Predicted 3D model of a 115-nucleotide RNA (SAM riboswitch aptamer (S box leader)) from uncultured Mucilaginibacter sp.
Model confidence (mean pLDDT): 81 of 100.
Of the family's consensus pairs, 97% are formed in the model.
It was read from a public genome assembly, where an Rfam model found it.
RNA sequence: UGCUUAUAGAGAAAGACGGAGGGACUGGACCCUGCGAAGUCUUAGCAACCUGUGCUUACAAGGUGCUACAUUCUACUUAAAACAGUUAACUAUCAGGUUUUAAGACGGAUAAGCG
Numbered sequence: 001u002g003c004u005u006a007u008a009g010a011g012a013a014a015g016a017c018g019g020a021g022g023g024a025c026u027g028g029a030c031c032c033u034g035c036g037a038a039g040u041c042u043u044a045g046c047a048a049c050c051u052g053u054g055c056u057u058a059c060a061a062g063g064u065g066c067u068a069c070a071u072u073c074u075a076c077u078u079a080a081a082a083c084a085g086u087u088a089a090c091u092a093u094c095a096g097g098u099u100u101u102a103a104g105a106c107g108g109a110u111a112a113g114c115g
Base pairs, nucleotide, nucleotide: 001115002114003113004112005111006110007109013043014042015041016040017039021032022031023030026075027074028073029072044067045066046065049063050062051060052059053058071107076104077103078102079101080100081099082098083097087092
């Protein structure tokens, strides 16, 4: 660095250094932040992917990971509902628009395996 598979509305923070940004990227929204952001270090914790013991409900915590906000929300597709508008002779109305909801995809993250 690439591929494959799996997972995600749960959970878990203090201190020191640092000194202005941060929530991956782009647009929008919403947030965090001098009552101290990112980053680094120490300690603590969460979880249980790999791992170990057991052998199938469990236990442990060695390797990773993680410890604001749903992967912060949204963007693409599909379906449903509502609304507005258009057309129309109409108790009708294809496509399109806006909003909401649900599902999925994409992207990113983490783990394990392979290259």